RNA sequence: CGGGGCGUGGCUCAGUCCGGCUAGAGCAUCUGGUUUGGGACCAGAGGGUCGGUGGUUCAAAUCCACUCGCCCCGACCA
Numbered sequence: 001c002g003g004g005g006c007g008u009g010g011c012u013c014a015g016u017c018c019g020g021c022u023a024g025a026g027c028a029u030c031u032g033g034u035u036u037g038g039g040a041c042c043a044g045a046g047g048g049u050c051g052g053u054g055g056u057u058c059a060a061a062u063c064c065a066c067u068c069g070c071c072c073c074g075a076c077c078a
Base pairs, nucleotide, nucleotide: 001074002073003072004071005070006069007068010027011026012025013024020058029045030044031043032042033041034040051067052066053065054064055063
């Protein structure tokens, strides 16, 4: 330098292809219940606005462009 993949709650991920209900799941956290207490189980709650910017659209996590970070492959130099 060229090509490809990934980026979504604290963590691990789904959803993206084919735009459309209020952005979801598990774990974790908090509260309550059960228990002498812990653990476990049950019920409930908080927490992200989808790496960033811009664009298209009535509507964007999803489509397009640019860009940032990480990873892989190749080329070049040594």